Model confidence (mean pLDDT): 81 of 100. This is a predicted structure of a 75-nucleotide RNA (transfer RNA) from a Candidatus Woesearchaeota archaeon.
């Protein structure tokens, strides 16, 4: 320098291909419940510019180009 993979809550992750019900889920955080008391259980709750701009479109996490970070062939 060329190509090709990956980026989604604190961590892990679905779900993009075929655009469309409000972006789910475990763990973990917080609040209550139970307990003597922690813990495990039960309940409810908060936390996402979908790496980052812009285009297409009635709509974009999904498609389109450009750039950031991160691996990987090849030179």
């Nucleotide at each position: 320098g060329g190509c090709c993979c990956u980026g989604u809550a604190g961590c892990u992750u679905a779900g993009c291909u075929u655009g469309g019900c409000u972006g789910g889920a475990g763990c973990g955080c917080c609040g209550g419940u139970c307990u003597u008391a922690u813990a495990a259980g039960c309940c409810g709750g908060a936390g996402g510019u979908c790496g980052c701009g812009a285009g297409u479109u009635c709509a974009a996490a999904u498609c389109u180009c450009a750039c950031c970070a991160g691996g990987g062939c090849c030179a």

The sequence is in RNAcentral, with records from ENA.
Rfam family: tRNA. Gene Ontology term of the family: triplet codon-amino acid adaptor activity.